Description: The prediction has a mean pLDDT of 75. This is a predicted structure of a 398-nucleotide RNA (Bacterial RNase P class A) from a Bryobacteraceae bacterium. It is recorded under the gene name rnpB. NCBI's taxonomy places the organism under Bacteria, Pseudomonadati, Acidobacteriota, Bryobacterales, Bryobacteraceae. The sequence is in RNAcentral, with records from ENA. It matches the Rfam family "Bacterial RNase P class A". Rfam classes the family as a ribozyme.
């Protein structure tokens, strides 16, 4: 140093005109009052505030609100090594068992050790179901070649016996048939433990010795789990549980458009009065029209809806620093306050700078992914670019 991978943290900087939207300040106008004050619209002005690392995706967990609940149970889901962290989690840190990749001991393999990196990792010795193609079989094992025995047939050589071409008997060879067998061969992603000796007709864990297994002791660990030229068992018997299932564990349901509060008109409910009311410009007379238990007019009272207001951003917060702890985490102590909407702002248009890419130059081009919506903690996707750090390969020097 380069080039690939994790992993962490950042993802533009500065200026100008013009806008938005939230809060504050005064200030002008207007309604409301008789005026003032007070409330309340609105317009401008100044001043501060205004996306993210993932605001996505809505997967999980949980603050919160509401409705619903003796208590047990089934069904549904959903988690799953083992400690630990946490307000909780299907996250998160550690470890522990596998698997890749890779150094290092070794001649080399095997084993041991070291790093990197992954990993849905209870249960297949409870039941039932699945295994394409190929192969004799894909699981109560079977038997295609093959290996072995036995009968029957035929061929060949050889002995023996006669009636001299045939009988017998032996041995080899083939074929048929019956049985043993699973060493071996061939399928296939996987084939009923592996390697060696004895053992057999031939073969087999058949036996036996090393490894594998499975139980028990011990020893060592909080545990997972690991170690033992200790014991026992020939060995239960493919694979699948992200196929049903079984075991253990957890789970009420909806969700901020959740709730709360305040509260018109006009319909309609109720409770009290009530024989009048109302309209013809003020008064009487007249007239009209609605009414007198089918109750007009009149007060009061609750519920909705429009409509406002709150829920609403100070929080399991950020920042930095000590201390604990191997981490994750957890505590102190100091500082800080960083969007809250019409569920609708947060942007637009010129410069320069910085980066990247063409290209000798002049200079031209680009500068990712995205856009809050009760909040908070995780996970998962997306993402120019450049920065540290580990690993891992490659060059160069000393």
């Nucleotide at each position: 140093c380069c080039u690939g991978u994790u992993g962490a943290a950042c993802g533009g900087g500065u200026g100008g005109c013009c806008g938005c939207u939230c809060g504050g300040c005064g200030g002008c106008g207007g309604g409301u009052u008789u005026c003032c004050g007070a409330c309340u619209c609105g317009c401008a002005g100044c001043c501060g505030g205004g996306a993210g690392g993932a605001a996505a995706g809505u997967c999980c967990g949980g603050u919160c609100u509401c409705c619903a609940c003796a208590g047990g149970g089934c069904a549904g889901c959903a988690u799953g090594c083992c400690g630990g962290c946490u307000a909780a989690c299907g996250g998160c840190c550690g470890g522990g068992g596998g698997g890749a990749c890779u150094c290092g001991c070794u001649c080399a393999a095997a084993g041991c050790g070291g790093g990197u990196u992954u990993u849905a990792c209870g249960g297949a010795a409870a039941g039932u179901g699945c295994c394409a193609c190929a192969g004799a079989a894909a699981a109560u094992a079977u038997a295609c070649c093959g290996c072995c025995g036995g009968u029957a047939g035929c061929g060949c050589g050889g002995g023996c016996a006669c009636u001299c071409g045939u009988g017998u008997c032996c041995g080899c060879g083939u074929u048929u048939u019956c049985g043993g067998u699973a060493a071996g061969g061939g399928u296939g992603a996987a084939a009923a433990g592996g390697u060696g000796c004895g053992g057999u007709a031939a073969g087999a864990g058949c036996g036996c010795a090393c490894c594998g297994c499975g139980g028990c002791c011990g020893g060592g660990g909080u545990a997972a789990c690991u170690c033992g030229c200790g014991c026992c068992g020939g060995c239960a018997g493919g694979g699948u549980a992200a196929a049903c299932c079984c075991c253990a564990u957890g789970c009420g349901g909806a969700g901020c458009a959740a709730g709360a509060c305040c509260a018109a008109a006009u319909a309609g409910g109720g409770g009290a009065g009530g024989a009048g009311g109302a309209g013809c410009g003020g008064c009487c007379c007249g007239c009209u029209c609605c009414g007198u238990u089918a109750g007009a007019c009149u007060u009061c009272c609750g519920g909705g809806u429009a409509g406002g207001u709150u829920g609403c951003u100070a929080g399991a917060g950020c920042c930095a620093g000590g201390c604990a702890g191997a981490a994750a985490u957890g505590u102190c102590u100091g500082g800080u306050c960083g969007a809250g909407a019409a569920g609708a702002a947060u942007g637009g248009c010129c410069g320069c700078c910085a980066c990247c890419c063409c290209g000798u130059a002049a200079g031209g081009g680009g500068c990712a992914c995205a856009g809050a919506a009760a909040c908070c903690g995780g996970c998962u996707u997306a993402c120019a670019g450049g920065u540290c750090a580990g690993c891992a390969g490659g060059c160069c020097c000393a």